[in-house]
Context: one part of a larger RNA
Molecule: large-subunit ribosomal RNA, domain VI
Organism: mouse gut metagenome
């Protein structure tokens, strides 16, 4: 820009893409077959490998500053208590998120038309012949079926709902301009989104982010004080204290204010 007014939701599916793999074991059955050795088709079930997709409840990994321990040194006047630096100084754990080695799921089943092949009926050619007319069976392959995208599918689809039938110019008109409606955007607070954009949530008629409060989870019993001990230290107060991302509540702070676009229809 188009889709014969302008919008918001929900969709149909022309078309395109993806997937498509396979082992072993058990039963049938030591049956059919075979002198024996050996050993099935058909049919039914179980369990794997590789691959793909999704997810983080469990098992784990990571988790650059969440907690604790600890070495050296410097600083806060000193003690105590803290902080900086040393690969996050080192070590032990670990929330959210991300993740695999973890978990779940998938290939299936089914239908249609066929290939090779095997047939039925059957002449040319009184026989024979699957083929010439006619008509079947038949594959991991083809078309559906399964998953995803999809109306710029210009043949531009469908359904529901919303907005309404202004002003000016133009000889009525075609058309143009302007302010609006529904709606959308700029802008702002953000994340389940993200290079930017886009996308999703929210913008005071508000829980969008921060803060605060409570909780979950983590760490593992803070500081201070007291008691015991010469002391290192231990115990009590006290499953404490601290706590990034998680879950809620709460307008305390910030989403203010404002602007722009956007129909008048055959």
């Nucleotide at each position: 820009c188009g889709g014969a007014a302008g919008a918001u939701a929900u969709u149909u599916g022309a078309a395109g893409g993806g997937a498509g793999c396979u082992g072993u074991c058990c039963u049938u059955a030591g049956u059919a077959c075979g002198a024996g050795a050996g050993g099935a088709c058909c049919a039914g079930g179980a369990u794997g490998g590789a691959c793909a997709u999704a997810c983080c409840g469990a098992u784990g990994g990571u988790g650059u500053a969440u907690c604790a321990g600890u070495u050296g040194u410097c600083a806060c006047a000193c003690c105590a208590g803290u902080g900086g630096c040393a690969c996050g100084g080192c070590u032990g754990a670990g929330u959210a998120g991300c993740u695999a080695a973890g978990u779940a799921u998938g290939g299936a089943a089914g239908g249609g038309a066929u290939a090779a092949a095997c047939g039925c009926u059957g002449a040319a050619a009184g026989c024979a012949u699957c083929u010439a007319a006619g008509u079947g069976u038949g594959a991991a392959g083809c078309c559906c079926a399964c998953c995803c995208u999809a109306a710029g599918a210009u043949a531009a689809g469908a359904u529901a709902u919303c907005u309404c039938a202004u002003a000016c110019c133009g000889u009525c008109a075609a058309g143009g301009u302007a302010g609006u409606a529904a709606g959308a955007u700029u802008c702002c607070a953000c994340g389940u989104a993200g290079a930017c954009u886009a996308u999703g949530u929210g913008g005071u008629u508000g829980a969008u982010a921060g803060g605060u409060u409570g909780g979950a989870g983590g760490u593992g019993u803070a500081a201070g004080u007291g008691u015991a001990g010469c002391g290192a230290u231990a115990c009590a107060u006290g499953u404490a204290g601290c706590u990034g991302a998680c879950c809620a509540a709460u307008a305390c702070u910030a989403a203010u204010a404002a602007a722009u676009c956007g129909a008048g229809g055959g």